Molecule: transfer RNA
Organism: uncultured Acidaminococcus sp.
This record gives sequence, C1' cells and structure tokens, in this order.
RNA sequence: UCCGGGAUGGUGUAAUGGUAGCACAGGAGAUUCUGGAUCUUCUAGUCUGGGUUCGAGUCCUAGUCCCGGAG
Repeated sequence: UCCGGGAUGGUGUAAUGGUAGCACAGGAGAUUCUGGAUCUUCUAGUCUGGGUUCGAGUCCUAGUCCCGGAG
C1' cells in the first nucleotide's frame, strides 16, 4: 500500500430497511433473624462525518481504531 472482517448501555451478545432486544453487572422494592438465592421494577447503548430513503444499527461514500491475509 492492497484485500477481507469487525466497532451496539459498565461487560458480553442479538436485530429481513419499519417500536434497538436479551443476559450479566448497577439502583430500588418484596421475601429472609441476617446474608445468599429467588421474584418485581428502574437506569443506561448503535465509532465519526456526509448521502439515499417516507423511514438507516442495517444500504452507499469518506475517515478513525482493532483483527486476519497478500506483497
């Protein structure tokens, strides 16, 4: 330099162009003599800029970073 893949709450991981979900963690409550476990509930997220579209995490484009490959 070129090619391919990836980036989503604090962490891990989903999502046919049509309400961004699940689990763990965290806060509150119930239960318990206390703790643990269990149950209920809450908080919190799409790497950045631009474009297409009625509508973009998803498609297009330019970048940043990470992983793999080629020279």